[in-house]
Context: one part of a larger RNA
């Protein structure tokens, strides 16, 4: 390189937007670049193949024919692709009318609980564990009642539920704002799909500056346990966890399953809408989502199975024995931590 692959064996980029590029619905006309056919030119000889012949055979040699590949030229074809022109509505998008939602950002508000402070009642314990001890408490703790401060998170509702591209999103109210679904079939008329580079978003931890700090709690200290115990358990506790602004750019960033479109039995639950039947209860249909079971089919098996890992088309990413190694070197990025790109010798 070819071929074959990527749920779990090596392999789907964390996610999106989008540049180049690749690919592209239906009909009509035109064209003839791709494409197809034919003639001619070219494709040196040797070699190769077939036949025949010459060395006693063969190798070898000779003759004839052929294959072969590309290119050129002329003529022809018009299905398919392309290009040009015209048209269409089913793909895509818009409009209008409805709908559900922890989608995002900002501001304000609320109650429960923990902790702390003040005051009342009250007295000897409390706390913690397998058992203890460190620890708190007669300077009045724990318990209980009243008042106050402050920070963080929002019980029940809650779901096998919803929303978001992913990361992720959960008290209530208001403001601003993104997307989605259904119905009407009203408008545009292929405006589409994918997407190397690029750009943006991106949990937690970590970093810079300034705030904040209730609870929890790396590090750390002490108490236990133990042969030891730099742990597991206990008492404390700093950074951090929270906010604002700016970095970092990683993850078992997972459905370990890239995106889009089409096709291919059913059954059952659930969320949102619409239509029909029915007095209600309920039943039927349809679209979009989300689960379970399962036919065909697939798979090494497990399992997947209209939410495909089935059957196909298009585009991107990635894999190619294990270790060395996600290391070294170099580049780029970063304040740093480090990230990204990413080998080889050598060994098996």
């Nucleotide at each position: 390189c070819u071929g074959g692959g990527u749920g779990u064996a090596a392999a789907g980029g964390g996610c999106a937007c989008g540049u180049a590029g690749g690919c592209g619905g239906u009909c009509c006309g035109a064209u003839a670049a791709g494409c197809c056919c034919u003639g001619c030119c070219u494709a040196a000889a040797a070699u190769a193949c077939u036949c025949u012949g010459g060395c006693u055979c063969a190798a070898c040699c000779a003759g004839a024919g052929u294959c072969g590949g590309u290119g050129g030229u002329a003529g022809g074809g018009g299905a398919c692709u392309g290009c040009c022109g015209g048209a269409c509505u089913u793909g895509a998008g818009g409009a209008c009318u409805g709908g559900a939602g922890a989608g995002g950002c900002g501001a304000g508000c609320g109650g429960a609980a923990u902790u702390c402070c003040c005051g009342g009642u009250g007295u000897a314990a409390g706390g913690g564990u397998g058992a203890a001890a460190u620890c708190u408490g007669u300077a009045g703790a724990u318990a209980u009642c009243g008042g106050g401060a402050g920070g963080a998170a929002c019980a029940c509702c809650a779901g096998u539920g919803g929303c978001g591209a992913a990361a992720g999103c959960g008290g209530c109210u208001c403001g601003c704002u993104g997307g989605c679904c259904a119905g009407u079939c009203u408008c545009u008329g292929a405006c589409g799909c994918u997407g190397a580079g690029g750009u943006g978003c991106g949990a937690a931890a970590g970093c810079u500056a300034g705030g904040g700090g209730a609870g929890c709690g790396a590090a750390c200290a002490g108490g236990a346990u133990u042969a030891g115990a730099u742990a597991c358990c206990c008492u404390g506790g700093u950074a951090g966890u929270c906010c604002u602004a700016g970095c970092c750019g990683u993850a078992a960033a997972c459905g370990a399953u890239g995106g889009a479109c089409a096709c291919u039995a059913g059954g059952u639950g659930u969320u949102g809408g619409c239509c029909c039947c029915g007095c209600u209860a309920g039943g039927g249909g349809u679209c979009a989502g989300u689960g379970c079971c399962g036919c065909a089919g697939g798979c090494a098996a497990c399992c997947c199975g209209c939410u495909a890992a089935g059957u196909g088309u298009c585009c991107c990413a990635c894999c190619u024995g294990a270790g060395g190694a996600g290391u070294a070197c170099g580049g780029c990025c970063g304040c740093a931590a480090g990230g990204u790109u990413g080998a080889a010798a050598c060994u098996c």
A computed fold for a 348-nucleotide part of an RNA from a Candidatus Omnitrophota bacterium, annotated as small-subunit ribosomal RNA, central domain. The sequence was found in a public genome assembly.